Predicted 3D model of RNase P RNA and transfer RNA as a complex of 415 nucleotides.

RNA sequence: GAAGCGAGCCAGACCGCCGCUGUUGCAUCACCCGAAAGGGCGCAUCGGAGGAAGGUCCGGACUGCACAGAGCAGCGCAGCAGCUAACCGCUGUCCACCGCAAGGUGAGGAUCAGAGCAACAGAGACGAGUCGAGCGGGCGUUCGCCCGCCUCGGGUGAAACGGGCAAUCUCUGCGCGCAGCAACACCAAAUAGGCACACGUCGAUCCGGCUCGGGGAGUGUGCGGGUAGGUGGCACCGAGCUUCGCAGCGAUGCGGGGCCCAGAGGAAUGGCGGUCACGGCAGGCGCCCGCAAGGGCGUCGUGCCGCACAGAAUCCGGCCUAUCGGUUCGCUUCACUU
RNA sequence: GCGGCGGUAGCUCAACCGGAUAGAGCACCAGCCUUCUAAGCUGGGGGUUACGGGUUCGAUUCCUGUCCGCCGCGCCA
Numbered sequence: 001g002a003a004g005c006g007a008g009c010c011a012g013a014c015c016g017c018c019g020c021u022g023u024u025g026c027a028u029c030a031c032c033c034g035a036a037a038g039g040g041c042g043c044a045u046c047g048g049a050g051g052a053a054g055g056u057c058c059g060g061a062c063u064g065c066a067c068a069g070a071g072c073a074g075c076g077c078a079g080c081a082g083c084u085a086a087c088c089g090c091u092g093u094c095c096a097c098c099g100c101a102a103g104g105u106g107a108g109g110a111u112c113a114g115a116g117c118a119a120c121a122g123a124g125a126c127g128a129g130u131c132g133a134g135c136g137g138g139c140g141u142u143c144g145c146c147c148g149c150c151u152c153g154g155g156u157g158a159a160a161c162g163g164g165c166a167a168u169c170u171c172u173g174c175g176c177g178c179a180g181c182a183a184c185a186c187c188a189a190a191u192a193g194g195c196a197c198a199c200g201u202c203g204a205u206c207c208g209g210c211u212c213g214g215g216g217a218g219u220g221u222g223c224g225g226g227u228a229g230g231u232g233g234c235a236c237c238g239a240g241c242u243u244c245g246c247a248g249c250g251a252u253g254c255g256g257g258g259c260c261c262a263g264a265g266g267a268a269u270g271g272c273g274g275u276c277a278c279g280g281c282a283g284g285c286g287c288c289c290g291c292a293a294g295g296g297c298g299u300c301g302u303g304c305c306g307c308a309c310a311g312a313a314u315c316c317g318g319c320c321u322a323u324c325g326g327u328u329c330g331c332u333u334c335a336c337u338u
Numbered sequence: 339g340c341g342g343c344g345g346u347a348g349c350u351c352a353a354c355c356g357g358a359u360a361g362a363g364c365a366c367c368a369g370c371c372u373u374c375u376a377a378g379c380u381g382g383g384g385g386u387u388a389c390g391g392g393u394u395c396g397a398u399u400c401c402u403g404u405c406c407g408c409c410g411c412g413c414c415a
Stems, first nucleotide, its partner, number of pairs: 001334010012276007020048003024044003031040003050309001054320002057318005062180004074176005079093005094108001095106004109171002114169002116165002126162001131153003134149006184232004194223006206214002240259008278306005283300007339411007348364004357395001366382005388404005
């Protein structure tokens, strides 16, 4: 220098103006929506997307229901040892395959329980047998035919009495109760229905207040359940983040210090302007190659454009997938120079 | 949030407990027939079996990862 392998990091920076949303504090006098419950409107302060927030593929926390124990069924996993709250995750290692190597990939238990499958080709495809040769015996006029033996060979094919496929059924071992924040808890209309009490065919309630008159079986009050709606769950002292030390090959664990870090409910996290940085294109200048057209390198930073994938929705640990570019470290092979 | 099904020619569907050239109808192209067209007859072309990987001798089929599409459930009676 070329080609690769592995592990990471960033995801433009700063300033000004105008907004959106939440925590906390102060105001909660008045006002708005609502029957109520409840919500909103003001000022200040502080905070405001990600490495995948994504797909919803696994596992948990949490909540409700169920539950003596064991088993069947169903679903899932599979070398061995470990880590973890748990896992189809991760780490180490053995084996197999790929690669010159660094490394990468692996659904890698069992075919001495049983069943099933193998197209075409081939004599024969999983039940056994025999296409040819050989040996022995018998028949027969030499060619030949029959029986038995066990061995060898050619050809077909992925595979030829020896196995292959369990990402075929199955067996073995292990794990899993069911549902999901629209879980669940609380507050709580209208209408309908329920229960209790009172009044009512000796005529109630009703016909706008009274009397007469009419009408003819319900009426009134209270309670409880659920729904619409609202609040909590839910924005967090947490399997939390960060740093140091120790133990361990490692995943990881333990201990000390520091920090508090988004939260809506049709769903906030944005817009404009300026300076700088990065990339692309065009342009200017210089050098080189070339007859020329043109090309290459360096530089200026003038003009224009761009800055990915994507966006929290109960939370967390993983896996998988998408991602313009820039950058760091370690390692391998080859070539060259000293 | 939970669960289920599917993707095959331009269109509609087969082949589905693995077996080799993936078929059929309509459509398309060419020829015949007809004065010409349609209909009819004959022949032909057209496929990344959605995409990638794996298991296997062999994959549309089995397994797995993505992408896309469709459907169902939730409250009261």